[in-house]
Molecule: Bacterial large signal recognition particle RNA
Organism: Chloroflexota bacterium
């Protein structure tokens, strides 16, 4: 140096999470690189850190180490942003109540506030009026016969006269019906201060007297109190996206390293 046969190693790796720690199953990223059994309210091990069994390959393109690159993941921080929860002891905003009278407006010497007196409004009693109802008065109508008067005709009576009863008609009237202004009587009332006498009187209206310049509080402003979570503010927590920092880091690239036996 070449050939043959073995062994070590290898037959994926990484991240987060879990774990006293290591690894696995599961999830995620790379990538294609054996099989079977076990395994997340977990399975197996103990710093030599999956266990058990079987198979392939095998000293280098395949194993080991270092450096570089760097998919991707994780952490805290910062900016922006989404939506959510809480706070009215939040000096914002909004609403309600009260006070004030700075501004503005209103009213006032054709008399403010304040005070006094009278009346009304409120209630009670009596009376009166009104209204409603009923009755009466009045007018008209109104009884075939069973109301009154007068009774034609006819009927009865008589010798005749007179007379009698009496229908219709006419007049009047009763019950009833209709109408109507007024008048009268009775009953009633959440009608009315019309009259009289009382009661009460905070407020409201009105008249008068005293008084002699304010009054009122509409709007703005200021102050006090109460409320309100839609907005602003404060605070908590859950995400998204960007930035740099830190950390882990696959694949890949480069360089280096690494057995045994036999034969020629």
């Nucleotide at each position: 140096u070449c050939g043959u046969g073995c062994u070590a190693a290898g037959c994926g790796g990484g991240g987060a999470g879990c774990u006293g720690g290591c690894g696995g199953u599961g999830c995620c990223c790379u990538g294609u690189a054996c099989c079977u059994g076990c395994a997340a309210c977990c399975c197996g091990c103990c710093u030599c850190a999956g266990c058990a069994g079987g198979g392939c390959c095998g000293a280098a393109u395949u194993c080991c180490c270092a450096u570089c690159c760097g998919a991707g993941g994780u952490a805290a921080c910062g900016a922006c942003u989404u939506g959510u929860c809480g706070g009215g002891c939040u000096c914002g905003g909004c609403c309600c109540g009260g006070a004030u009278a700075a501004g503005u407006g209103g009213u006032a010497u054709u008399g403010a506030a304040a005070g006094c007196c009278g009346g009304g409004c409120u209630c009670u009693a009596c009376g009166c009026a009104a209204c409603g109802g009923a009755g009466u008065c009045c007018u008209g109508u109104g009884a075939a016969c069973u109301c009154c008067g007068u009774c034609a005709g006819g009927c009865c009576u008589u010798g005749a006269c007179c007379g009698g009863a009496g229908c219709a008609g006419c007049g009047g009237u009763a019950a009833g019906c209709a109408g109507a202004c007024c008048g009268c009587u009775c009953c009633g009332u959440g009608u009315g201060c019309c009259g009289u006498a009382g009661a009460a009187u905070c407020a409201c209206c009105u008249g008068g007297c005293u008084g002699g310049a304010g009054c009122a509080g509409g709007c703005u402003g200021u102050c006090c109190g109460g409320g309100u979570a839609a907005c602003a503010c404060c605070g908590g927590g859950a995400g998204g996206c960007c930035g740099g920092u830190a950390u882990c880091g696959a694949c890949g690239a480069u360089g280096g390293g690494u057995g045994c036996a036999c034969g020629a």